RNA sequence: UUCUUAUCAAGAACGGCUAAGGGAACAGGCCCGUUGAAGCCGUAGCAACCGAUUCUGUUUUUAACAGGAUGACAGGUGCUAAAUCCUGCCCUUAAUUAGAUUAAGGGAAAGAUGAGAU
Numbered sequence: 001u002u003c004u005u006a007u008c009a010a011g012a013a014c015g016g017c018u019a020a021g022g023g024a025a026c027a028g029g030c031c032c033g034u035u036g037a038a039g040c041c042g043u044a045g046c047a048a049c050c051g052a053u054u055c056u057g058u059u060u061u062u063a064a065c066a067g068g069a070u071g072a073c074a075g076g077u078g079c080u081a082a083a084u085c086c087u088g089c090c091c092u093u094a095a096u097u098a099g100a101u102u103a104a105g106g107g108a109a110a111g112a113u114g115a116g117a118u
Stems, first nucleotide, its partner, number of pairs: 002117007013043005021032003026088004044080003049076002051073001052070008084110001089107008
């Protein structure tokens, strides 16, 4: 870099440096921001994907695999405004004369994170 797969309405912030932008990209909306954005550093916290602990089952039984549970551990990541901030494409339902718009719901796409492969 690419592919596969799981999850994404919950949760969790202070300080220092710095100084004007930021909410992935584009568009529209709506927000955050000199009462200090983004970035970097420190500390703290959240969560439970992997690991760890433990139980059960299977098998080719010093082990491997599958499933459940515990827990927050001095392990590997991740995260700590707002649903992934909302919408964009498709479908269903309802309202309005048509185009179409609005509202509700479902799916897809894109994205983020983990795990595995490359």
Molecule: SAM riboswitch aptamer (S box leader)
Organism: Ignavibacteriales bacterium CG_4_9_14_3_um_filter_30_11